[in-house]
Predicted 3D model of a 76-nucleotide RNA (Glycine riboswitch aptamer) from a soil metagenome.
RNA sequence: CGUGCGGGAGAGUCCGGUCAGCGCCGGCGCCGAAGGAGCAACUCCCCAGGAAACUCUCAGGCCCAAAGACCGCACG
Numbered sequence: 001c002g003u004g005c006g007g008g009a010g011a012g013u014c015c016g017g018u019c020a021g022c023g024c025c026g027g028c029g030c031c032g033a034a035g036g037a038g039c040a041a042c043u044c045c046c047c048a049g050g051a052a053a054c055u056c057u058c059a060g061g062c063c064c065a066a067a068g069a070c071c072g073c074a075c076g
Base pairs, nucleotide, nucleotide: 001076002075003074004073005072006071007070012028014027015026016025017024018023029062030061031060035058036056037055038054042049043048
């Protein structure tokens, strides 16, 4: 680093259209723990480099499901 198993939060099951339903489209409101982006100290002549569970929310998500940073165990 990878694979498998387990644990794993947050925020609308809002309004309208379509639909048998799921889903899709539009609107407004929200969440951050996939991913992405930003920066402190510090280094540096300058440029620039430079972390996150902090920040931004592009992406993603807001009943369930799926996903899920991170943690544990096993194996390669």